[in-house]
The prediction has a mean pLDDT of 86. c-di-GMP-I riboswitch aptamer, 86 nucleotides, folded computationally. Of the family's consensus pairs, 95% are formed in the model. The sequence was found by an Rfam model in a public genome assembly.

């Protein structure tokens, strides 16, 4: 330096769920609160899915299609980085 993660120190995030906020909604972000994580740190303007439908198109007026909105705690892949047996 590369590969890889069994145990530990010493820290780190924070699922549901309740409250508050912003949104059209998915869902964000704050507080609370721990199911979990060794990248649950960045990356959706890397791909692949999934949510949503406000615009917008059709519609048999039920609805259906449509992302410029979301979601890395989907999965792959990128990038960055703590400890350490080996």
């Nucleotide at each position: 330096g590369u590969u890889a993660u069994a145990g530990a120190a010493g820290g780190g995030c924070a699922a549901a769920g309740c409250c508050g906020u912003c949104g059209a909604a998915a869902g964000g972000c704050g507080g609370u609160g721990a199911c979990g994580c060794a990248a649950a740190g960045c990356u959706c303007a890397g791909g692949u899915g999934u949510c949503u439908a406000a615009u917008u198109a059709g519609u048999u007026a039920g609805c259906u299609a449509u992302a410029u909105g979301a979601c890395c705690g989907a999965c792959c892949g990128g990038c960055u980085g703590c400890a350490u047996c080996a």